Predicted 3D model of a 350-nucleotide part of an RNA (small-subunit ribosomal RNA, central domain) from Desertifilum tharense. The source organism's lineage runs through Bacteria, Bacillati, Cyanophyceae, Desertifilales and Desertifilum. The prediction has a mean pLDDT of 86.
Context: one part of a larger RNA
RNA sequence: UUGGGCGUAAAGCGUCCGUAGGUGGCCCGGCAAGUCUGCUGUCAAAGACCACAGCUCAACUGUGGAAAGGCAGUGGAAACUGCAAGGCUAGAGUGCGGUAGGGGUAGAGGGAAUUCCCAGUGUAGCGGUGAAAUGCGUAGAGAUUGGGAAGAACACCGGUGGCGAAAGCGCUCUACUGGGCCGCAACUGACACUGAUGGACGAAAGCUAGGGGAGCGAAUGGGAUUAGAUACCCCAGUAGUCCUAGCUGUAAACGAUGGAAACUAGGUGUAGCACGUAUCGACCCGUGCUGUAUCGGAGCUAACGCGUUAAGUUUCCCGCCUGGGGAGUACGCACGCAAGUGUGAAACUC
Repeated sequence: UUGGGCGUAAAGCGUCCGUAGGUGGCCCGGCAAGUCUGCUGUCAAAGACCACAGCUCAACUGUGGAAAGGCAGUGGAAACUGCAAGGCUAGAGUGCGGUAGGGGUAGAGGGAAUUCCCAGUGUAGCGGUGAAAUGCGUAGAGAUUGGGAAGAACACCGGUGGCGAAAGCGCUCUACUGGGCCGCAACUGACACUGAUGGACGAAAGCUAGGGGAGCGAAUGGGAUUAGAUACCCCAGUAGUCCUAGCUGUAAACGAUGGAAACUAGGUGUAGCACGUAUCGACCCGUGCUGUAUCGGAGCUAACGCGUUAAGUUUCCCGCCUGGGGAGUACGCACGCAAGUGUGAAACUC
């Protein structure tokens, strides 16, 4: 490579956008590049195959013949692919009417709690633990009342509930803004799917500069524990955690399950919308679409399990795997301020 695979055995890029490329709905007529087919030419001889013949046989040798297939030319076929033309509306998109939402960005506001500061009351403890001690407190702590300041996070509602491509998003209000879903079927008329290279976004930690700093808290100091204790527990506490601008680009970035489309039993719950039934009306009940969850049939699976949200049955496109260690290391290259990241071996060994 062929083949076989990728939920858990090695293997789905963290996610999306999109270039080339690959693939692509229904109908009509045309062309004939692919495709199928006839004929012709050619593919030296030797060898291989078939038949006959010559050495007493055979090996060996000679004579004759044929096929498959390739290439080229030429004639034909037109189902499929392709090409150009015409048409369609079921894919896709637009429009119109509704609708739910912690989707995003910015600004403004709010209350509880915590800590600190000031003042009042008040007196000997507080705090912490398995037990203690370090620590705080007669210079008046802790407790309690009133006032003030700061920063961060938003209880209840809150829900296998919602939204977002993922990362992620939760106090309230306002402005701007993206997407979805449902209904109508007015418009376009295949405009689609995927996507190498590329681009954008991307938790936490970390980095640069400037702010901010209540609580928490790597490092660090102290107290305990212990044989020791560079830990677990306690008292403190710097960076950080927060904001603005930039960088980093990684995670068990997980559903450990790439995207799109079609088909293949059901039951139950839940969220959004529409319609029907009912009614004075809102419910209840039923149907359809979209999402989300659970149980389960066929089928699949090594089993576990998956099961219309497939890991079932198929098609298209991309990514990835090929024994363990060495090793996500070395080297080279690219990116980065750095930390490092991306790409990524071999010797050797079992």